[in-house]
RNA sequence: CAACAAGUUAAUAAAUCUAUAUAACGUCGUAAUAUGGUCGACAGUUUCUACCCAUUACCACAAAUAAUGGACUAUAGGUAAUUAAGAGU
Numbered sequence: 001c002a003a004c005a006a007g008u009u010a011a012u013a014a015a016u017c018u019a020u021a022u023a024a025c026g027u028c029g030u031a032a033u034a035u036g037g038u039c040g041a042c043a044g045u046u047u048c049u050a051c052c053c054a055u056u057a058c059c060a061c062a063a064a065u066a067a068u069g070g071a072c073u074a075u076a077g078g079u080a081a082u083u084a085a086g087a088g089u
Base pairs, nucleotide, nucleotide: 003089004088008085009084010083011082012081015079016078017077018076019075020074021073022050026042027041028040029039036059037058044051052070053069054068055067056066057065
């Protein structure tokens, strides 16, 4: 100087998995009525963001919805990959 290089070290935008947070939910007010089932505010997280969508059911005109499936975000850890270093040969 060159090559190879560990059950080695470090970093990592993006990817992927798991866990935690939150229940994609609750409370209050408000609107509509089978061509409807809304809108607003607040709360909830040692937490930024989000707080919706689709389908099905249900409610015979009343005041109330329900079930199923589907995310994002934050934090932590893992996997894989890449890059750099690298004992050593």
Predicted 3D model of an 89-nucleotide RNA (Purine riboswitch aptamer) from Candidatus Lactobacillus pullistercoris.
RNAcentral holds the sequence, with entries from MGnify.
Lineage of the source: Bacteria > Bacillota > Bacilli > Lactobacillales > Lactobacillus.
The prediction has a mean pLDDT of 76.
It matches the Rfam family "Purine riboswitch aptamer". About the family: Riboswitches are metabolite binding domains within certain messenger RNAs that serve as precision sensors for their corresponding targets. Allosteric rearrangement of mRNA structure is mediated by ligand binding, and this results in modulation of gene expression. A class of riboswitches that selectively recognises guanine and becomes saturated at concentrations as low as 5 nM. In Bacillus subtilis, this mRNA motif is located on at least five separate transcriptional units that together encode 17 genes that are mostly involved in purine transport and purine nucleotide biosynthesis. It has also been shown that some members of this family are specific for adenine instead.